The RNA shown here (c-di-GMP-I riboswitch aptamer) has 85 nucleotides. The coordinates come from a structure-prediction model, not an experiment, and the mean pLDDT is 80. Rfam family: c-di-GMP-I riboswitch aptamer. Rfam links the family to the GO term cyclic-di-GMP binding. About the family: GEMM was predicted in a large-scale screen for bacterial structured RNA regulatory elements. Genes associated with GEMM are involved in a diverse array of functions, including chemotaxis regulation, signal transduction, secretion and chitin.
[in-house]
RNA sequence: UGUAAAGAUAGGCAAAUCUACUGAAAAGUAGAGACGCAAAGCUACAGGUCUAAGGCAUUAAUGCUAUGGCGGCUGGGUUGCCGAA
Numbered sequence: 001u002g003u004a005a006a007g008a009u010a011g012g013c014a015a016a017u018c019u020a021c022u023g024a025a026a027a028g029u030a031g032a033g034a035c036g037c038a039a040a041g042c043u044a045c046a047g048g049u050c051u052a053a054g055g056c057a058u059u060a061a062u063g064c065u066a067u068g069g070c071g072g073c074u075g076g077g078u079u080g081c082c083g084a085a
Stems, first nucleotide, its partner, number of pairs: 012037002017032006035072001041078003045075003048070003054065004
């Protein structure tokens, strides 16, 4: 210089589950907790996926729909740690 591979010692994140709050729900936030993670940092741009309050259709049952979510589903974009030869 900051690339390929490896690794998780230091340091970092935190699944399920439980509690509280918010929300129509999906889910989110905080605390406890660790299944895992080298981008499990950020970003809904492309695909995927969850929900369906409102709206539309319907006699009803129900169906469709994101303007609501998920970055710990994949790709892209962007920032960053360690860092051999």